[in-house]
Background: This is a predicted structure of a 1492-nucleotide RNA (small-subunit ribosomal RNA) from a Microcaldota archaeon. Its Rfam family is "Archaeal small subunit ribosomal RNA". A reference for the family is Yusupov et al. (2001), "Crystal structure of the ribosome at 5.5 A resolution", Science. Lineage of the source: Archaea > Nanobdellati > Microcaldota. The RNAcentral record of the sequence draws on ENA and SILVA. Its mean pLDDT, the model's own confidence on a scale to 100, is 81.

């Protein structure tokens, strides 16, 4: 203290990151009334450079001298110099430094300390100088020279105290310890002192100077113990990062003896010895002032440590000493370096990281203010002097607190808001006084007057607030993250309107928390990242029972320190907060001592046996290594036999083979292997290990319970073994077979397949050290239900062929399989544990980049180990689910599948559709089933969407115009194909108004990816789903599965499912049998009747009963596996029969589940956007849609004799009919004409069916086949028949003789094949929809092909295989690695010069005191080299990384089409192929074993 939430997916459940939300810091955008408080404001980057001014002086009560003043000397004031103290504080920074630098806690028996306090004792005698001053030179200046004098608390000699050192001597004190202190003795060095004011008295005289004397409670001064302060040394501990820094160090480690300093100490130096650190991280190397604290978090913790308070370092960079109690001082010196100023060029001068201020730097930081009134510091006896410390005031949205910006009523508004009257003055201007060192502000009282005062963000999610308007159109843009935007954008921009905070609100960078996300509290390693190939072992970490010691850990208590300030709480001062002050309390989780306990844990002694080892027995084993010995089959050899192919594949081919192969048969040689048994059997640590014998070595397991007595567990670094492959070297070399050569496939084919073939496979002696070295599961211990296998061992029981036998049962050890509980994201795991504790080791912390660079260690070498950054990027992965897919596997079905078999298409001509191309247009749709004689689409105008010309036409509103006359009609003329459309002239009529802006109407204009409706396809399918239960965390499952069965999810049995919907089915219509009822326009047996032929029988026509039969229409009956009979579980059903008109769905049609296909259609209508609107709107006249070099679908019509012509004769149906079929008669050769009856229709007409039958003819030819084309005549519609109909008739008489490769259709009244209606329609059908009419052949099965359904299984596919998706090449851009070198920096070293200081010595001027030289030493700073390191650039060169739509190929994913993949080694344009060896993290089949 616990709150999460978006992002990976079709959709879950994990693992993971990324991102959002909280707090702080710095800048920064937009804004903006005010006032307190603070330990805020050039800390981050430049320890860069700085003009100017300030920031440290005081002391005349040491003391000298001059000046001015009043009144004479004295006195007062300045000023100068000697002298004392102080400048070693205060201030500022944060470059160095990883250190005793800092923090805590001790140490100093190794130290110092001015001023201060306290004590005690003094302060004799005496010299001798100098500075200011006066004189007087040099220099440009800074400055410095030379005479002469004085003075002192300046300095100096002697004294007397005292120090100090050596020696001896006693004791004595303090302590843990004298090396400490006191004391006496002797000797040797060194050697203190300073006075002043004040008072008095004398001089000297009321006051006064020098000088003397007293005094003294003052200020100073010496010497000595102490104290207090502040400092110096040392010490234990404790706080950064890198082992790609593993060995460091030579004054280094120590000792003696010197020196040096205040004091130890190699702190320095001579000798001696040769140590010392170091995995408990030395050493190097980056980085860094530490702390109190600070920020944040519940807390552990992480990160920071500018400002405040404490140490430390620094003062341009480096080094040096003096002076002093204190410095190695920077507002002090010398000297060198680099800067920079002045110069007379000889020579000087300077350091702001102290306040202000300035350039630079930069995202980033005030005033060149005021004052010593307060706080304090120095100086002085004091007054007081001075202080850029400090106090204050000015800037600044630096934090942090408070306050406002308006109250209250009424009227209007859908809201926002706005209007009106009132109220009140915080704040705002403004007078006046208090306040302060001056001041501001503040405080008190007045006047005025809502006056003076709201912004930012943000509004698709997350994440509170728009699916509002406009505008854009994957463009502009936004976007922590996800993702918006490609014409209806809640996500751009603006406008409204609305959250959220609020004088602040947003962004950008950093830290923390979120993050149990490095996890001590607190994560995990099968499969998501993660267990080292395997063992031994060293340190270290961790251990069994039991007695006793001690008491280090550990526990308790007790003192002492952990500085204020910070926090925390009460209480209290500012009006209140925030701030401030007081107490208390906590922190700092600490550290040091002292006492106390003694259960654990360490230690120390003893014991014990159950860990561990030994021992001893009989057994088992492809454990190792050597030797020996075998055995088969290959291959070659020689010999015999035999005579043509052999091998090899899917199929060939290369290859062998008449010099005799291959095959058969005898012998030899030869190297390599070790079949049956053999087996989730065995051993071994893993790797691995399999013919039999021997030796040798060695391990495990059972049993006994002899022995040792914890001796054990793990296991960093070590070290040792390690498949294959490669390596070096020397051997072997049959077979195999990387490299390679040939031969196939192929678009290629560096592959797969085939024929050959070297390395190598093999031995021997080494390197090497790596694999899917796997159980993807470390080793070691206890513990927690069970079941059935198997090996060794032991113990038993039964049996017995008496065997080392066979059986069952217990035990312990292994090696499997299922399973409980619990685990686990699941899948699984489960005494062989992935459970439940425990010890130790190893690795992990998004993905790529990459196991890569570098740099190191090994190697012969190929490489192996150890192992980063930058960059890139929102995912990337596990397990599971539904689909979907599979050149997986199963089960069923289907003439849009096979098979059986029938007709065809594909070759021709011709009709029609597309397509191209063409053109002014050839409008436009539809494109695999499932566009293409479809858009009912057969277009001469219309149709119409196109094309060329002409012309018409704006409801309604607003603005020009209009009775000086708008729009309209109209003769005639001109213009035109034509036209009062349009002009010109003339004429009527009388009221509007197309010249602009709007705004409509039209639109076959655009979007069918905005849609309603309709249609299609899947589907001639058998599926789709809810309720409730139950299962799973959950997405789902389950039901819907399984046998078996059906045309079906049809039904029946069974099961965690039981019911239930839509769909199937059934319902409906049609034909097919039978009843009934009805009977005109139907029907006509039977009765009658008339006329007419006929010699009659009878025939035909009509008329009149008839409704029996066809028919035609209503309305029922009929069929259900109902009945037998095999099969089947008795069911479901089926196979066969019977009877029936019809048999198992009786044919046949309507009917079309959830849904998918962004399928079709905006060109039928309908309809959202948009778009055009005098034109993409209408309306005429022409063309066009019919163009043709071709390419296609789809019919047609044929190639003939089952045929064709010519005569004759024969049986239908279904439909249609008034702008309409038309009977019949006449003309005509026919199309056809011309009269016309009947018929709005079971009544009248179309309306002669044709195949087919007879006869007769043709003889297999491009024909008497087939008719295309083309000429000629003629007819019909219709306003027109040229572009472009159609029909007749002479003539002509083209291809084409059955069609490659492929490919449609059909299972019966079908196919085929003949006609006939219809629809369109003025005309015109080779189309479409329908009708009958003659009528087959085949099968009755199957999953083979195409596909369809269901169940498994595999995926990396979910836009769902038309997926995914890897490399090489080529372009662009980034970051990097290497690298000839180039170039800068640190650091260390050598070597060479070398300012200057310390010391010493000698000589020189000699008054101090200097100066020369010498010599020992330190040494900065230059030069020269050289190591190591960093940084920067570098021709080139090398991958990597990222970029809608470039190139070659398919290399993974399904058996991914050769299963993948690891290692290794070879090759190759690239994925990658190949060989050798190994995992399953492969599918399918079959086969054995083991288990359920």
């Nucleotide at each position: 203290a616990c709150a999460c939430c978006a992002g990976u997916u079709g959709a879950u459940c994990c693992u993971g990151c990324u991102g959002g939300a909280g707090g702080a810091u710095a800048c920064u955008g937009c804004u903006a009334u005010c006032g307190g408080a603070u330990u805020g404001c050039g800390a981050c980057u430049a320890a860069g450079c700085c003009a100017u001014g300030c920031a440290a002086g005081u002391u005349u009560u040491g003391c000298a001298g001059c000046a001015c003043g009043a009144g004479c000397u004295u006195c007062g004031u300045g000023c100068u110099g000697c002298g004392g103290c102080a400048a070693a504080c205060g201030g500022c920074u944060c470059a160095g430094u990883a250190a005793c630098a800092c923090g805590u806690a001790g140490u100093c028996a190794a130290c110092c300390u001015a001023c201060c306090u306290u004590u005690g004792a003094g302060a004799c005698c005496g010299g001798a100088a100098u500075a200011a001053c006066c004189c007087u030179g040099g220099g440009a200046a800074a400055c410095u020279g030379g005479g002469g004098a004085c003075a002192a608390u300046g300095c100096c000699g002697g004294a007397u105290a005292g120090g100090c050192c050596a020696a001896g001597a006693a004791a004595u004190c303090u302590g843990g310890a004298a090396u400490g202190a006191u004391u006496c003795u002797u000797g040797a060095c060194c050697c203190a002192a300073a006075g002043g004011a004040c008072u008095c008295u004398u001089g000297a005289a009321u006051u006064g100077c020098a000088g003397a004397g007293a005094g003294c409670a003052c200020c100073g001064u010496u010497c000595a113990a102490a104290g207090a302060u502040g400092g110096g040394a040392c010490u234990g501990c404790g706080g950064c990062u890198g082992a790609u820094c593993a060995g460091g160090c030579u004054g280094u480690u120590g000792g003696u003896g010197g020196g040096g300093u205040a004091a130890u100490g190699g702190c320095c130096c001579a000798c001696c010895a040769a140590a010392c650190c170091a995995a408990u991280a030395a050493u190097c190397a980056g980085u860094a002032g530490g702390g109190g604290u600070u920020a944040u978090g519940g807390g552990a913790g992480u990160a920071a440590u500018a400002g405040c308070c404490c140490c430390g370092a620094g003062a341009c960079g480096g080094g040096c000493a003096c002076u002093g109690a204190g410095a190695c001082a920077a507002g002090g010196g010398c000297c060198c370096g680099a800067g920079c100023c002045c110069u007379a060029c000889g020579g000087g001068g300077u350091g702001c990281a102290g306040c202000a201020g300035g350039c630079g730097c930069g995202a980033a930081a005030c005033u060149u203010c005021c004052g010593c009134a307060a706080u304090g510091c120095g100086c002085g006896a004091a007054a007081g002097c001075g202080u850029g410390a400090c106090g204050g005031g000015g800037g600044u949205a630096a934090u942090c607190c408070g306050a406002g910006u308006g109250c209250c009523g009424g009227c209007c508004u859908a809201a926002c808001g706005g209007c009106c009257g009132g109220c009140u003055u915080u704040u705002a201007a403004u007078g006046a006084g208090u306040u302060u060192g001056a001041a501001u502000a503040a405080c008190u009282c007045g006047u005025u007057g809502a006056a003076u005062a709201a912004g930012u963000g943000c509004u698709g999610g997350g994440c509170a607030a728009a699916u509002c308007c406009u505008g854009u159109g994957c463009c502009a843009g936004c976007c922590g993250c996800c993702g918006c935007g490609g014409u209806a954008a809640c996500a751009c921009a603006g406008g409204u309107a609305g959250c959220a905070c609020u004088a602040g609100u947003g962004g950008u960078a950093u830290c923390c928390a979120c993050g149990a996300a490095u996890a001590u509290u607190g994560a995990g390693u099968u499969u998501a990242a993660a267990g080292c190939g395997u063992c031994c072992g060293u340190a270290g970490c961790c251990g069994g029972c039991u007695c006793g010691g001690a008491c280090a850990g550990u526990u308790u208590u007790c003192u002492g320190u952990g500085a204020a300030a910070u926090c925390u709480u009460u209480c209290g001062g500012c009006c209140u907060a925030a701030c401030c002050g007081a107490a208390a309390g906590g922190c700092g989780u600490g550290c040091a001592g002292g006492a106390a306990a003694u259960a654990c844990u360490a230690c120390c002694g003893g014991g014990c046996u159950u860990g561990a080892g030994a021992g001893u027995g009989g057994g088992g084993g492809a454990g190792g290594u050597c030797a020996a010995g075998g055995g088969u089959a290959c291959u070659u050899u020689a010999g015999g036999g035999g005579g043509a192919g052999g091998a090899g594949u899917a199929a060939a081919a290369u290859c062998c083979u008449g010099u005799a192969a291959u095959c058969c048969u005898u012998a030899a040689a030869g190297g390599a292997c070790c079949a049956u048994c053999g087996g989730u059997g065995g051993c071994g640590a893993a790797g691995g290990c399999g013919c039999u014998u021997g030796a040798c070595c060695a391990a495990a397991a059972c049993a006994c319970g002899u022995c040792u007595g914890a001796c054990g567990g793990u296991g960093a670094g070590g070290g040792a073994c390690g498949a294959a492959g490669g390596c070096u070297a020397g051997g072997g070399g049959a077979g195999c077979g990387a490299a390679u050569c040939g031969g196939a496939u192929u678009a290629g084919a560096u592959a797969c397949c085939c024929g050959a073939g070297u390395a190598g496979u093999c031995c021997u002696a080494g390197c090497a050290g790596u694999a899917a070295a796997u159980g993807a599961u470390g080793c070691a211990g206890a513990c927690u239900u069970g079941g059935c296998g198997u090996u060794g061992c032991a113990g038993u029981u039964a049996c017995u062929u008496a065997g080392a036998g066979u059986u069952g049962c217990u035990g312990c050890a292994g090696u499997g399989c299922c399973g409980u509980a619990g685990g686990g994201a699941a899948a699984c795991u489960g005494u062989u544990u992935a459970g439940u504790c425990u010890g130790c080791c190893a690795c992990u912390u998004g993905g790529g980049g990459a196991g890569u660079a570098c740099g190191a260690u090994c190697g012969c070498a190929a490489g192996a180990u150890u192992g980063a950054a930058a960059c890139u990027u929102a995912a990337a992965g596990g397990a599971a689910u539904u689909g979907g897919c599979g050149g997986g596997g199963g089960a069923g079905c289907a003439c849009c599948a096979c098979a059986a078999g029938g007709g065809g298409u594909g070759g021709a001509u011709g009709c029609u559709g597309c397509g191209g191309u063409u053109c002014a247009a050839u409008u436009g749709g539809a494109c695999u089933c499932a566009a293409c004689g479809c858009c009912g689409g057969g277009a001469a105008g219309c149709u119409c969407a196109c094309c060329u010309g002409g012309a018409a036409a704006g409801a309604c509103g607003g603005c020009a115009g209009u009775a000086u006359g708008a729009a309209g009609c109209u003769c005639a003329g001109a213009c035109u194909a034509a036209a009062g459309a349009u002009c010109u002239u003339a004429g009527c009529u009388a009221a509007c108004a197309a010249g602009c802006c709007g705004a409509g109407a039209a639109g076959u204009g655009u979007u069918g990816c905005a849609u309603g409706g309709c249609c299609a396809g899947c589907g001639c399918c058998a599926g789709u789903u809810c309720g409730u239960g139950c299962c799973g965390u959950g997405a789902g499952g389950u039901g819907u599965c399984a046998g078996g069965u059906u045309a079906a999810g049809u039904c029946c049995u069974g099961c965690a499912a039981c019911g239930a919907a839509c769909g199937a089915g059934a319902u409906c219509c049609c034909u097919a049998u039978c009843c009934a009822c009805a009977g005109u326009u139907g029907c006509a047996a039977c009765c009658u009747u008339g006329a007419c032929a006929g010699u009659g029988a009878u025939g035909u026509c009509g008329g009149g009963g008839g409704c029996a039969c066809u028919c035609u229409g209503u309305g029922g009956a009929g069929a259900c596996u109902g009945c037998c009979u095999g099969c089947g579980u008795u069911a479901a059903g089926u196979g066969g029969g019977a009877g029936g008109a019809a048999g198992g769905a009786a044919g046949g049609g309507g009917c079309g589940a959830c849904g998918c296909u962004a399928g079709g259609u905006c060109u039928g209508u309908a309809u959202g956007g948009c778009c055009u609107g005098a034109a993409u709107u209408u309306c005429c006249a022409g063309g066009g849609c019919c163009a043709c070099a071709c390419g296609u679908g789809g019919c047609a019509u044929a190639c003939a004799a089952u045929g064709g012509u010519g005569g004759a004769g024969a049986c239908a149906a279904u439909g249609g009919g008034u702008u309409c079929c038309g009977a019949c008669g006449c003309c005509g050769a026919a199309a056809g004409g011309c009269g016309a009856a009947g018929g709005c229709a079971a009544u009248c007409c179309c309306c002669u069916a044709a195949a087919c039958u007879c006869c007769a003819u043709c003889c297999c030819a491009g024909u008497u086949c087939g008719g295309a084309u083309u000429g000629g005549g003629g007819g019909c519609u219709g306003a027109a028949a040229c572009u472009c109909g159609u029909c007749c008739c002479c003539a002509u008489g083209a291809a084409g003789u059955u069609g490659g490769a492929a490919u449609c259709c059909c299972u019966a009244g079908u196919a085929a094949u003949c006609g006939c209606g219809u629809g369109u329609c003025a005309u015109c059908a080779u189309c479409g929809c329908g009708c009958g009419g003659u009528g087959a052949a085949u099968a009755a099965g199957u999953c083979c092909c195409c596909g369809c359904u269901c169940c498994u299984u595999g995926c990396a596919c979910a836009c769902a295989c038309c997926g995914c998706c890897c490399g090489u090449c080529a372009a662009g851009c980034c970051a990097u690695c290497c690298a000839a070198g180039c170039g800068a920096g640190g650091u260390u070293u050598u070597a060479g010069u070398g300012a200057g200081g310390c010391c010493g010595c000698a000589g020189c001027u000699u008054u101090c005191a200097g100066c020369u030289g010498c010599g020992u030493u330190c040494g900065a700073g230059c030069u020269a080299g050289a190591g190591c390191u960093u940084c920067g650039u570098g021709a080139g060169g090398g991958g990597g990384g990222u970029u809608a739509a470039g190139u070659c190929g398919u290399a993974a994913c399904a058996a991914g089409g050769u299963a993948a993949c690891c290692g290794u080694a070879g090759g190759g344009g690239a994925a990658c192929c190949u060989g050798c060896g190994g995992u399953u993290a492969g599918a399918u089949c079959a086969c054995c074993u083991c288990c359920a």